[in-house]
Context: one part of a larger RNA
RNA sequence: CUGGGCGUAAAGGGUGCGCAGGCGGCCUUGUAAGACAAGCGUGAAAUCCCUAGGCUCAACCUGGGAAUGGCGCUAGUGACUGCAAAGCUGGAGUACGGCAGAGGGAGGUAGAAUUCCACGUGUAGCAGUGAAAUGCGUAGAGAUGUGGAGGAAUACCGAUGGCGAAGGCAGCCUCCUGGGCUGAUACUGACGCUCAAGCACGAAAGCGUGGGGAGCAAACAGGAUUAGAUACCCUGGUAGUCCACGCCCUAAACGAUGUCAACUAGUUGUUGGCAGGGUAAAACCUGUAAGUAACGAAGCAAACGCGAGAAGUUGACCGCCUGGGGAGUACGGCCGCAAGGUUAAAACUC
Numbered sequence: 001c002u003g004g005g006c007g008u009a010a011a012g013g014g015u016g017c018g019c020a021g022g023c024g025g026c027c028u029u030g031u032a033a034g035a036c037a038a039g040c041g042u043g044a045a046a047u048c049c050c051u052a053g054g055c056u057c058a059a060c061c062u063g064g065g066a067a068u069g070g071c072g073c074u075a076g077u078g079a080c081u082g083c084a085a086a087g088c089u090g091g092a093g094u095a096c097g098g099c100a101g102a103g104g105g106a107g108g109u110a111g112a113a114u115u116c117c118a119c120g121u122g123u124a125g126c127a128g129u130g131a132a133a134u135g136c137g138u139a140g141a142g143a144u145g146u147g148g149a150g151g152a153a154u155a156c157c158g159a160u161g162g163c164g165a166a167g168g169c170a171g172c173c174u175c176c177u178g179g180g181c182u183g184a185u186a187c188u189g190a191c192g193c194u195c196a197a198g199c200a201c202g203a204a205a206g207c208g209u210g211g212g213g214a215g216c217a218a219a220c221a222g223g224a225u226u227a228g229a230u231a232c233c234c235u236g237g238u239a240g241u242c243c244a245c246g247c248c249c250u251a252a253a254c255g256a257u258g259u260c261a262a263c264u265a266g267u268u269g270u271u272g273g274c275a276g277g278g279u280a281a282a283a284c285c286u287g288u289a290a291g292u293a294a295c296g297a298a299g300c301a302a303a304c305g306c307g308a309g310a311a312g313u314u315g316a317c318c319g320c321c322u323g324g325g326g327a328g329u330a331c332g333g334c335c336g337c338a339a340g341g342u343u344a345a346a347a348c349u350c
Stems, first nucleotide, its partner, number of pairs: 003322004007304002012318001014201004021194003025088002028085004033081002035077002038074005049065006091191001092188004096183004103177007110154001115149007125136002162169002206247006215241002220236004258317006266295006273288005299306002323350003332343004
């Protein structure tokens, strides 16, 4: 440089924003850098190739041709790409009205339950298991009643449901705030798509400082089980789980499916809109674009399956793969308080 690929065989970056770069709607005019076509010049000779000839042949030598994939100059063409200028509204966006939502941040508040504390009633058990034991209890437990403390999580609604870029988000109320869908008009006029580097976000666990600590529970201790039992079961139990601020930056971060756009049979649900019908108001019916779920024609696929939400048919851009092990390791760099992360080989071996 190039081929074939990336749902499950190796392979989609965890997610977004976005500079450079790549790519880019319709129309008109100009230009002529790219492009196309013509002529000229150059592209040394030798070599290679073709051909004719000379050494008796050949190697070798000589003549001619071709080739030299290229570059330059001149005068052209104007479809396409670029550039310049003037426009357009279909892409994109703005204004206005409406709608749904666990989207995010801050503050407040509610009830149920667990645990603990105090007091009352009350007496011998409670708890636990396959069975037990450790454990708790006559210093009065467990049970029950009243009052109180404190932390964490929000049953039912709840869904095959909704929102978010992903991670993720769930009691209720208030404040601040992002996005989406939708309607009819007006406006801007290609302002777009993708994106190496970069920046931001990023479950859980973990780390730092300070709080908090009800329940649960790595580690740890004890009791069982067992040949043993550094386990599974039981009784306890500390980090942690929670909050604030600051780090860490990983995951089966999964739809194992990058983003955007266009096109290609149907059927059945469902969510929030809109339009029409219908109703006293609803319910309900039909259509439509957006989301989400089940089937399925064509097509695709090694098969499984996918099938307008594509893994179909195409285009733009990015990321990634190239036999197994060694190895996501070593070394070096960068990042981190550390744990470690990221980038990332080779020898050797099958």

The part of an RNA shown here (small-subunit ribosomal RNA, central domain) has 350 nucleotides and comes from a Betaproteobacteria bacterium. The coordinates come from a structure-prediction model, not an experiment, and the mean pLDDT is 89.